Overview: Predicted 3D model of a 271-nucleotide part of an RNA (large-subunit ribosomal RNA, domain VI) from a Pseudomonadota bacterium. The full RNA is in RNAcentral, with records from ENA. The prediction has a mean pLDDT of 88. Its Rfam family is "Bacterial large subunit ribosomal RNA". Gene Ontology terms of the family: structural constituent of ribosome and ribosome.
Context: one part of a larger RNA
RNA sequence: CGUAGGAAACCUGAGAAGGCUCGUUCCUAGUACGAGAGGACCAGAAUGAACGAACCUAUGGUGUACCAGUUGUCACGCCAGUGGCACCGCUGGGUAGCUAUGUUCGGUUGAGAUAAGCGCUGAAAGCAUCUAAGCGCGAAACUUGCUUCAAGAUUAGGUUUCCCCUCUGUAGCAAUACAGAGAUAAGACCCCAGAAAGAUUAUCUGGUUGAUAGGCUACAGGUAUAAGCACAGUGAUGUGUUUAGCCAAGUAGUACUAAUCGGUCGAACGA
Numbered sequence: 001c002g003u004a005g006g007a008a009a010c011c012u013g014a015g016a017a018g019g020c021u022c023g024u025u026c027c028u029a030g031u032a033c034g035a036g037a038g039g040a041c042c043a044g045a046a047u048g049a050a051c052g053a054a055c056c057u058a059u060g061g062u063g064u065a066c067c068a069g070u071u072g073u074c075a076c077g078c079c080a081g082u083g084g085c086a087c088c089g090c091u092g093g094g095u096a097g098c099u100a101u102g103u104u105c106g107g108u109u110g111a112g113a114u115a116a117g118c119g120c121u122g123a124a125a126g127c128a129u130c131u132a133a134g135c136g137c138g139a140a141a142c143u144u145g146c147u148u149c150a151a152g153a154u155u156a157g158g159u160u161u162c163c164c165c166u167c168u169g170u171a172g173c174a175a176u177a178c179a180g181a182g183a184u185a186a187g188a189c190c191c192c193a194g195a196a197a198g199a200u201u202a203u204c205u206g207g208u209u210g211a212u213a214g215g216c217u218a219c220a221g222g223u224a225u226a227a228g229c230a231c232a233g234u235g236a237u238g239u240g241u242u243u244a245g246c247c248a249a250g251u252a253g254u255a256c257u258a259a260u261c262g263g264u265c266g267a268a269c270g271a
Base pairs, nucleotide, nucleotide: 001152005163006162007161008160009159010158011157015149016148017147018146021049022048023047024046025045026044033038051106052105053104054103055102059100060099061098062097066093067092068091069090070089071086072085073084074083075082076081110144111143112142117137118136119135120134164270165182166181167180168179169178170177171176187265188264189263190262191207192206193205194204195203212258213257214256215254216253217252218251219250221247222246223245228241229240230239231238232237
């Protein structure tokens, strides 16, 4: 821009893409078969491999914005306590998120028309013949069925709901018609707070009739028992106060702070 008014939500599905895998064990059954050795079809059950999708409850990884321990050195006047640098100094753990080697799930059952093949009926050709007319079965292949996208499918689809003025000029007695201008409606955007989204954009959640982010409070969870003081010990250190102190991304609550005030676009019953 189009989809012959302007919008919001939900659909249909032309078409496109994906998927379709392969074992082992048990049972049937040591049966059929076979002199024996050996050893099934068909039907049923269980359990796996690789592959794929989603996810993070558990198992692990990461987690340079969390906690603790510790070495060297410098600084805060000194002690104590902290901070800087040394690969995040090193080491031990670890929330959210992300993640696999982890967890869960998937391939099914079918339908249609068929291939090779197997047939029925059946003539040409009194017989025979699956074929010439006619009819049936038959494969991971084909069309579907399953999953995803999908009306720019210009053949531009459907359903539901919402919104429909004023002024000026010309013509006309008027209704009205034509031309032009403007403000709006439903709604959308700008702008702002943001994340489950993200390069930008888009998407999504919100904008005081508000829990969108931050803060605060509580909880979960992580570290592992802070500092100070007291006591014991010559001291290193230990014990008590203390399952403390500190804490990122988590879950709730709470308008304290910031989403203020505003602006723009947008039809006229539809050739």